This is a predicted structure of a 151-nucleotide RNA (c-di-AMP riboswitch aptamer (ydaO/yuaA leader)) from Tersicoccus solisilvae. Its mean pLDDT, the model's own confidence on a scale to 100, is 77. Lineage of the source: Bacteria > Bacillati > Actinomycetota > Micrococcaceae > Tersicoccus. It was read from a public genome assembly, where an Rfam model found it.
Formats: sequence, structure tokens, C1' cells
RNA sequence: GGACCGGUCCGUUCAAACGCUUCACAGGCAGGGGCGGGGGAACCACUUGUGGCCUCCUUCGAGGCCUUGGGGUCAAGUGUCCGAUCCGGACGCCGGAUGCCUCCCAUCCGAACCCGACAGCUCACCCCGUAGACACCUAGGGAGAGGGAAA
Repeated sequence: GGACCGGUCCGUUCAAACGCUUCACAGGCAGGGGCGGGGGAACCACUUGUGGCCUCCUUCGAGGCCUUGGGGUCAAGUGUCCGAUCCGGACGCCGGAUGCCUCCCAUCCGAACCCGACAGCUCACCCCGUAGACACCUAGGGAGAGGGAAA
């Protein structure tokens, strides 16, 4: 942190020999449960604009590739100034973290990836994810709330 629980299959499995069961762990499976995300009416809102390349086709149109428009996950947005090859720096607002909860201070973080011209909200309905990273315990400091028979 949404990233957990259960079921089932299989393996870890060996000891002088044989067999069974339990627990634990790894992997697989599924329309299991839970949690998280996206698409999707009416009403309401919006009414600016509709990129590039290739193939097929008489045309209408169909298919494919790309990312500058737009959009999505996420805390990971935004303004001003400087810089002006790189793609960076400073300050402010805003967002996130500091180990039960709240506030103040202080210190850090504001990345990355995805969709592919396209998606407002959205009942029914449909689809997707269940990862990863870090630390080694008086978890930075202070106050409060709360808990406790009390310490």
C1' cells in the first nucleotide's frame, strides 16, 4: 500500500524400514469471499477543437501503427522567476510521509507507468487488479485525546 482470507491440485518428503496425519512453505487452478480500480443510461453538466503515417476500397467505409490533443492509476498537481544545447534550478500555494488517533514544529517526497484520437456524471450491466518497495523496533520533537484498578 487495494494488494488479504479460504478452497483445491502438486511439490518441499527424507531418516534402518513402512505407512498415515497435522503444521509450515513454494508453485499452479477457479464464474469462492473481501478489498481496490475502469467502462457504462435518464436527469444534470459540457457545446472550443478533432493530430500524423500505412494498407484495402469506385465510394461510403474497414484494418493497422504512432503520440503532440485528450484520458486513466497514483500523494505525485500548480503559479512566478531564473536558465535558455541539456532539460535543470529557486520560491510560493497545494498534495503525501514521519509506525494506534489528532494538532503544532521540524525534516523529507511530489516519481513512474498505462490507454491510443477515445471515455463528463451515471441505475442496471460489463471488465480489470490483488503487486511492489523499505525498515529492524524508546520508530524525529512537543502537546492533547484515549486506554489502564494503578504504575